[in-house]
RNA sequence: UAAUGUUCUCAGGGCGGGGUGAAAGUCCCCACCGGCGGUAAGAGUUUCGGCUCAAGCCCGCGAGCGCUUUCCGGCUUGCCGGAAAGGUCAGCAGAUCCGGUGUGAUUCCGGAGCCGACGGUUACAGUCCGGAUGGAAGAGAACGAGC
Numbered sequence: 001u002a003a004u005g006u007u008c009u010c011a012g013g014g015c016g017g018g019g020u021g022a023a024a025g026u027c028c029c030c031a032c033c034g035g036c037g038g039u040a041a042g043a044g045u046u047u048c049g050g051c052u053c054a055a056g057c058c059c060g061c062g063a064g065c066g067c068u069u070u071c072c073g074g075c076u077u078g079c080c081g082g083a084a085a086g087g088u089c090a091g092c093a094g095a096u097c098c099g100g101u102g103u104g105a106u107u108c109c110g111g112a113g114c115c116g117a118c119g120g121u122u123a124c125a126g127u128c129c130g131g132a133u134g135g136a137a138g139a140g141a142a143c144g145a146g147c
Stems, first nucleotide, its partner, number of pairs: 005143006016030004031127002033116002035061004042053004056114002064092002066089001067086009096112005118130003
C1' cells in the first nucleotide's frame, strides 16, 4: 500500500440432602453452576522461534428488559394493547477483597466473600416452566480475493 467477500456448520451450565408449611427444586441451612473476545508472572509442550490451555465478580461484547422508530386497534389525544424493526442510547445491565510471592498480579498460591434478565407459579426462582426447534457475542470450515 492492496484485499478483507460469499455460503455453510456450530455456538450455556446448574437444586442433591435437610427444615418450615396446606402448598416451596421459589423461603431458611448445607449444596451446585459460570456464554464470547481481550489481558496473563501460572500449567503443559517445544525443533527454543514459538505453540496450546488458564478471570463469573479487570477491560469490552452478547442475549433479556428498557428505550427509540414505524404500523394496526382502542379511547379519555397521550395514554393503553398488539406487531415489526433498530442496536444509535446505556437506563436496568450484576458482583472482590485480604494475606503471600514478586520489579510487576483485582489474573498465580492460600483464605474469606459477592453476583446472576423478563414473564409464569398453590409461596419470593441463577438452578423449574415459557418466549426459545428463536436470537446472538463469536468459533470453525469451504470457496473467492489480496500479498
Source information
The RNA shown here (FMN riboswitch aptamer (RFN element)) has 147 nucleotides and comes from Mesorhizobium loti.